[in-house]
Model confidence (mean pLDDT): 82 of 100. SAM riboswitch aptamer (S box leader) from Fictibacillus phosphorivorans, 123 nucleotides, folded computationally. It was read from a public genome assembly, where an Rfam model found it. Of the family's consensus pairs, 97% are formed in the model.
RNA sequence: UACUUAUCACGAGAGGUGGAGGGACUGGCCCUAUGAAACCCGGCAACCGCUAGAACUUAUGCACUGCAUUUGAUCUAAGAAAGGUGCCAAUUCCUGCAAAGCUAAUGCUUUGGGAGAUGAGGA
Repeated sequence: UACUUAUCACGAGAGGUGGAGGGACUGGCCCUAUGAAACCCGGCAACCGCUAGAACUUAUGCACUGCAUUUGAUCUAAGAAAGGUGCCAAUUCCUGCAAAGCUAAUGCUUUGGGAGAUGAGGA
């Protein structure tokens, strides 16, 4: 950097440093000196990993319709959060393309897609 895949309506400080910007991009609409970004502390969540359980599965052993140990992926309104990330205004703030429905019209609603973000995986 591109690809594959899952998720994106929940949740998270009136702390310190810092000083003007920020919300990916477009068009909007917002946040911000009652202090932006960034950094620190704090917090949230629980994707990977971990624990427990379940049905299945691999292999081995035995006193072989079974039992024990073991391998792997899966599942659980389950658990912890000490590990690896992530996140902490507004639905991913809305929207950008397509379809359908509604409206006298501007336009509105719904669904799908695109784009984006994050994790995991193999390149």